[in-house]
Background
Small-subunit ribosomal RNA, central domain from a metagenome, 350 nucleotides, folded computationally.
Context: one part of a larger RNA
RNA sequence: UUGGGCGUAAAGGGAGCGCAGGCGGACUCGUCAGUCGGAUGUGAAAGCCCUCGGCUCAACCGGGGAAGUGCAUUCGAAACAGCGAGCCUUGAGUACCGGAGAGGGAAGCGGAAUUCUCGGUGUAGAGGUGAAAUUCUUAGAUAUCGGGAGGAACACCAGUGGCGAAGGCGGCUUCCUGGACGGAUACUGACGCUGAGGUUCGAAAGCGUGGGGAGCAAACAGGAUUAGAUACCCUGGUAGUCCACGCCAUAAACGAUGGGCACUAGGCGUUGCGGGUGUUGACCCCUGCAGUGCCGAAGUUAACGCGAUAAGUGCCCCGCCUGGGGAGUACGGCCGCAAGGCUAAAACUC
Numbered sequence: 001u002u003g004g005g006c007g008u009a010a011a012g013g014g015a016g017c018g019c020a021g022g023c024g025g026a027c028u029c030g031u032c033a034g035u036c037g038g039a040u041g042u043g044a045a046a047g048c049c050c051u052c053g054g055c056u057c058a059a060c061c062g063g064g065g066a067a068g069u070g071c072a073u074u075c076g077a078a079a080c081a082g083c084g085a086g087c088c089u090u091g092a093g094u095a096c097c098g099g100a101g102a103g104g105g106a107a108g109c110g111g112a113a114u115u116c117u118c119g120g121u122g123u124a125g126a127g128g129u130g131a132a133a134u135u136c137u138u139a140g141a142u143a144u145c146g147g148g149a150g151g152a153a154c155a156c157c158a159g160u161g162g163c164g165a166a167g168g169c170g171g172c173u174u175c176c177u178g179g180a181c182g183g184a185u186a187c188u189g190a191c192g193c194u195g196a197g198g199u200u201c202g203a204a205a206g207c208g209u210g211g212g213g214a215g216c217a218a219a220c221a222g223g224a225u226u227a228g229a230u231a232c233c234c235u236g237g238u239a240g241u242c243c244a245c246g247c248c249a250u251a252a253a254c255g256a257u258g259g260g261c262a263c264u265a266g267g268c269g270u271u272g273c274g275g276g277u278g279u280u281g282a283c284c285c286c287u288g289c290a291g292u293g294c295c296g297a298a299g300u301u302a303a304c305g306c307g308a309u310a311a312g313u314g315c316c317c318c319g320c321c322u323g324g325g326g327a328g329u330a331c332g333g334c335c336g337c338a339a340g341g342c343u344a345a346a347a348c349u350c
Stems, first nucleotide, its partner, number of pairs: 004321003007304002012318001014201004021194003025088001027086005034080001035077008049065006091191001092188004096183003103177007110154001115149007125136002162169002206247006215241002220236004258317006266295011278283001299306002323350003332343004
């Protein structure tokens, strides 16, 4: 390389947008360099294959033929693919109406709780644990009532509920703003899918500058435990956690399952919108589309399982894998303030 693969064995890029490239709906006409057919030339000899012959046979050798899947020239075919022209609406999109939503950004507001602080009541304990101690407290703690300050998070509602491409998103109100879905028409007329590079987004931790700091809490200190205890438990506690701006670019970034389209039994829930029937109800039943769950036919799978939300059956495009360790390391390059990230070996060894 061919071939085989990627839920869990090695293997889906963290996610989107998108240039190039690859692939691409129905009909008609044209064209002919892909494709297909014919002819001619060439495709040395030997060899392979067929046949006849020569050494007593054979190996070996000689004669003849076929083949040589290719290339070139030329003549032709026009279904498919390409290209050119025209046309179409089912793919894609636009307009209109409608409801749903923790989708994003900004500003403002609210109550519960913790802590601190001031004042009142009140007195000897309180905390904490398996048990304790460190710790707090007669300079009045803990408990309790009232006033105040400040920061962070939003109980119940809450739901295999919803929204988002992913990361993720949850008190209330207002403003700005993205997407999806349902319905009925009209319009554009293939405008599509994927996407190497590229670019944007990207939890937590971490970094820079400035703020903020209630609670929590790496590090750290102390108390316990223990043979020891650089831990688990306890008392404290600083970065950090929060905000603004700028970096970082990682993750069990998981459904460990790339995206798109089409096709392939059913049953039971649930969310959004629509249609229809029914004692008019927060209702029930039937049904369409779009999501989200459970169970299962066929099929598939090494098994587990998956099973219209496929891991089934096909097509298109991208990414990735190739024994374990060495190693996601070294070197080099690119990026970063740094931490480090991305790309990525070999010797050696089993």